[in-house]
Context: one part of a larger RNA
Molecule: large-subunit ribosomal RNA, domain V
Organism: Oscillospiraceae bacterium
RNA sequence: CCCGUGACAAGACGAGAAGACCCCAUGGAGCUUUACUGUAGCCUAAUAUUGAGGCUCGGUGUUUGAUGUACAGGAUAGGUGGGAGACUAGGAGACUAGCGCGUCAGCGCUAGAGGAGUCACCCUUGGGAUACCACUCUUCAUGUAUUGAGAAUCUAACCUGCGGCCAUGAAACUGGUCGAGGGACAGUGUUAGGUGGGCAGUUUGACUGGGGCGGUCGCCUCCAAAAAAGUAACGGAGGCGUUCAAAGGUUAGCUCGACACGGACGGAAACCGUGUGAAAGAGCGCAAACGUAUAAGCUAGCCUGACUGCGAGAGUGACAACUCGAGCAGAUACGAAAGUAGGAGUUAGUGAUCCGGUGGUUAUGUGUGGAAAUGCCAUCGCUCAACGGACAAAAGUUACCCUGGGGAUAACAGGCUGAUCUCCCCCAAGAGUUCACAUCGUCGGGGAGGUUUGGCACCUCGAUGUCGGCUCAUCGCAUCCUGGAGCUGAAUUAGGUUCCAAGGGUUUGGCUGUUCGCCAAUUAAAGCGGUACGCGAGCUGGGUUCAGAACGUCGUAAGACAGUUCGGUCGCUAUCUGUCAUGGG
Numbered sequence: 001c002c003c004g005u006g007a008c009a010a011g012a013c014g015a016g017a018a019g020a021c022c023c024c025a026u027g028g029a030g031c032u033u034u035a036c037u038g039u040a041g042c043c044u045a046a047u048a049u050u051g052a053g054g055c056u057c058g059g060u061g062u063u064u065g066a067u068g069u070a071c072a073g074g075a076u077a078g079g080u081g082g083g084a085g086a087c088u089a090g091g092a093g094a095c096u097a098g099c100g101c102g103u104c105a106g107c108g109c110u111a112g113a114g115g116a117g118u119c120a121c122c123c124u125u126g127g128g129a130u131a132c133c134a135c136u137c138u139u140c141a142u143g144u145a146u147u148g149a150g151a152a153u154c155u156a157a158c159c160u161g162c163g164g165c166c167a168u169g170a171a172a173c174u175g176g177u178c179g180a181g182g183g184a185c186a187g188u189g190u191u192a193g194g195u196g197g198g199c200a201g202u203u204u205g206a207c208u209g210g211g212g213c214g215g216u217c218g219c220c221u222c223c224a225a226a227a228a229a230g231u232a233a234c235g236g237a238g239g240c241g242u243u244c245a246a247a248g249g250u251u252a253g254c255u256c257g258a259c260a261c262g263g264a265c266g267g268a269a270a271c272c273g274u275g276u277g278a279a280a281g282a283g284c285g286c287a288a289a290c291g292u293a294u295a296a297g298c299u300a301g302c303c304u305g306a307c308u309g310c311g312a313g314a315g316u317g318a319c320a321a322c323u324c325g326a327g328c329a330g331a332u333a334c335g336a337a338a339g340u341a342g343g344a345g346u347u348a349g350u351g352a353u354c355c356g357g358u359g360g361u362u363a364u365g366u367g368u369g370g371a372a373a374u375g376c377c378a379u380c381g382c383u384c385a386a387c388g389g390a391c392a393a394a395a396g397u398u399a400c401c402c403u404g405g406g407g408a409u410a411a412c413a414g415g416c417u418g419a420u421c422u423c424c425c426c427c428a429a430g431a432g433u434u435c436a437c438a439u440c441g442u443c444g445g446g447g448a449g450g451u452u453u454g455g456c457a458c459c460u461c462g463a464u465g466u467c468g469g470c471u472c473a474u475c476g477c478a479u480c481c482u483g484g485a486g487c488u489g490a491a492u493u494a495g496g497u498u499c500c501a502a503g504g505g506u507u508u509g510g511c512u513g514u515u516c517g518c519c520a521a522u523u524a525a526a527g528c529g530g531u532a533c534g535c536g537a538g539c540u541g542g543g544u545u546c547a548g549a550a551c552g553u554c555g556u557a558a559g560a561c562a563g564u565u566c567g568g569u570c571g572c573u574a575u576c577u578g579u580c581a582u583g584g585g
Stems, first nucleotide, its partner, number of pairs: 001585008010577003014572001022406004027402002029398004035202005041195009051154002055150008064141003068137001078136005085119003095112007158182003162179006205217003214234001218240006241387001242285001243344002248303007256281001258276006283292002286349001288347003307330004313324003319388001332341003355381007363374002413460001414458001415456003419453001421449006430440002467542001468540003472534001473531005480505003483500006507521005548566004552561003
C1' cells in the first nucleotide's frame, strides 16, 4: 500500500414520512353564536271540513219618530224647492199631572179635565216660516233585513287508547251495532304573520421588516426629491369630506402691518389723533406652499356671465377619468368707451356602473289607433370612507383537524451585524490624612470578543429532532488551584493588584424538570467559555409542545391563556467516510 473479518456510531446537513409548528390560498371541513340568508318544527289567525235555535254588543240598508239656540230678532231659524193659506167638533188654545231632551230661554210626547179657536202672510234678518207639502244633512231612538263579533246551550258532522254485543275462535287490530263521554271545539288541508343554530348553505378584507394586537386604506399642501416632469418606506409635518346670494360680475375709488407720542373708563393688546419709517414685515372664510400693492387686499354704485349651444388646440394619465382653453352663435350685466364677465387669488371639499324616483321631449311603441313601457335631455337617491365601489343582504372558533404550497415567511441551530452584553484601553475630575495613578476612578473617548437579549430573514418547511440530566469528551485563555515574577498604603503571617504560564487538576450532598441559584459539609481549587446553547441512527424523557381531564381567569358560546395541575408510543438489520481491534498478501 492492497484485500478481508469483528466492533463503535462522530459525519455523509444519514434513510424513512411532498413538516403536524408558522405563514399563504378570495382551499376544505368540524363546532359556536344576540354573523347573514333560509328552513323542519312550534305558536297564532283566517278559511274548508262546519251544523241548529236563542241572548248580548257592533256595522250597513230601510221604516217611523225626534233632533238642530253665533249676532240682530217676538224666539232653540239645519239646507233647498213649492206655497197663500193650513189645523180644528173624528174635538183647538189656555190649565193640571207625569216622562224625555236641553245652551235652563224653552221644545216634544202621554193622560185628565175642558169646549172654540190656533198658526201663517205683515215688523226686525245676508237668509222666512215646523202655517202646510216634498227632497235632503248632523245626532239620537225604535221596528225590520242582512252581516260580523262575544259568552253560553244543543246534537247530527267529527273525535274517544270508554263500556256491552257481533264478525270471532285465546289475544290484538279493524269494521258493524247499541250505549256513554266530548262536540262544531279538537284533528286535518290551504294561506298568512311570528318564533325557530333544531337543521342547512355561506361569509368573516388587504397592507404589514413572519403572523396576531395596534395603526392605516380616498383627496389637498410642504419636506424627503438628488435645480425639467416623475419618484418609495408602518419616513418627517399638517389639513379636507366645506363655505359664500355675496365672500359672485362689472365700474370707480382707497392702501396694509409695525413703532413712538398724545387721549375718560382703557390695562401689554379694543377705539381716536399726530408723526416716524416703511415693498409688505399685513390681508386674501379654512391647512400649507406659491402668488399678490397696477393689487387677487379694503370700500361704494349698478347688477346676476354662479349664462344656453359649442369649441381650434394643448396638458396629464395604462385606461377610465381629470385639467386648461382662444374663438364662433344666441341672449345678458357693468362701463362714456376700449373692454371685462361661462362663479369665488390658485391648488382639497369627493364616488364609476347598475337600479330606482321626478320634470321635460321633435324618438320607438309588437295587426292598426292609443296606452303601458323604453329611449334622449335635465336632475335626485351611496362615511358603496376597505373611498376603481365583488351581493340589496354576513361574525367567531378549531389542541379533533384536513389538503395544496412556501425556507417568497416565523419558532431551533448556523450566517451577517454587534445596538445590548462581557472584557480591555485612553483621558484624568475626585476618593485615598498629605499624594490622581498601592488601590478605586465621575463625565467623556477608543477598541476587542462573538458566550446574552436583540436586529436582518441569507441555506434548510418533498423535515437541520427542541431544554435539562447521563456517558464520552476535545479546544481556547480573559487562570479557580498548583508554578515563576513586578509593584504595594508589602514589618511578619495573611492579602491587594499586575505580568508570564493551559502540564496536570478542578468534590459530595439537600431543594427544584431545571441550566442557574440558595443551602450543608469538604477541598490546593471547587475557573469562565467554544464545540449545531458538543454529544437522542449513544441512553433518558422530568420540562416544553398533539389528542383525555380539571382549576383560576377571559369569552354569550364554540373555545382560549410564555397561567396552573394529573396523564401521555423516543422506531432504523451500518453502504461510504471516520475510529479501534485483528487476519492475509